[in-house]
RNA sequence: GUUUUAUACAGAAGGGAGUAGAGACUAGGCUCAGCGAUCCCCUAGCAACCUAUCAACCGCAGGUUGAAAAGGUGCUAAUUCCUACCAAUAAAAAAAAAUUGGAACUAUAAAAU
Repeated sequence: GUUUUAUACAGAAGGGAGUAGAGACUAGGCUCAGCGAUCCCCUAGCAACCUAUCAACCGCAGGUUGAAAAGGUGCUAAUUCCUACCAAUAAAAAAAAAUUGGAACUAUAAAAU
C1' cells in the first nucleotide's frame, strides 16, 4: 500500500519550539488563526480496539459479560465541522429546502496479504 471486519452525535489540555495560513482531497458553506492556529516535541489526560490481569456465567478448546488500565496503538475545536450520491417522507407534476435511512469517501483499530 491492498483486502476484510468493527467503530466514528460520548470523552479528554497545559507547556516548549516555530510561522502563516488551517480544518484529508475537489466544490460550496461554516469555523479556527499574530490574544500565534495547523504541524512538530514534552508532559498530562481521555477512551477501551489489541495483549496481559481479575470476577461471574457457560464450557473440551474456548466463549460471553463486567471490572481494571500494566503494555501496544489511537485520540484530546466544532458529529468524519456540515453538505455533495441514492431512497423515503403533506397537496397535479417537476425542482429546491428540510427530516430520516442507506451508500460512498475519510479516519482509527484488529486480522490477513
A computed fold for a 113-nucleotide RNA from uncultured Chitinophaga sp., annotated as SAM riboswitch aptamer (S box leader). The coordinates come from a structure-prediction model, not an experiment, and the mean pLDDT is 84.